[in-house]
RNA sequence: CGCUCAUCCAGAGGGGUGGAGGGAUCGGCCCUACGAAGCCCCGGCAACCAGCCAGCGCCCGUUCGCUGGCCAGGUGCCAACUCCGGCAGGCGACGCGGCCUGAAAGAUGAGAG
Repeated sequence: CGCUCAUCCAGAGGGGUGGAGGGAUCGGCCCUACGAAGCCCCGGCAACCAGCCAGCGCCCGUUCGCUGGCCAGGUGCCAACUCCGGCAGGCGACGCGGCCUGAAAGAUGAGAG
């Protein structure tokens, strides 16, 4: 860097440093000198992977698969549903700042390259 699979309406912030941006992109709308991004420290959330336990399944293995529980080692995350929309389809006739479903894109994890 692209590929595959899973998840994305829950949850969780203080301090220091820094000094104007940030919310991927485009539009909107927000956040921000009552201090943005970045970096550091501490704290927290969650449970994808790992680890441990139990049950079940099978082609049986303490080694595979599924489910549940425990834990918190590896990641991740801690404004707003992935902030909302963008593309397609459907609904709505009080003709509009609406609703529903799916996709695309993105994020995170795991895996094989």
A computed fold for a 113-nucleotide RNA from an Anaerolineae bacterium, annotated as SAM riboswitch aptamer (S box leader). The model forms 97% of the base pairs in the Rfam consensus. Its Rfam family is "SAM riboswitch aptamer (S box leader)". Rfam links the family to the GO term regulation of gene expression. Model confidence (mean pLDDT): 85 of 100.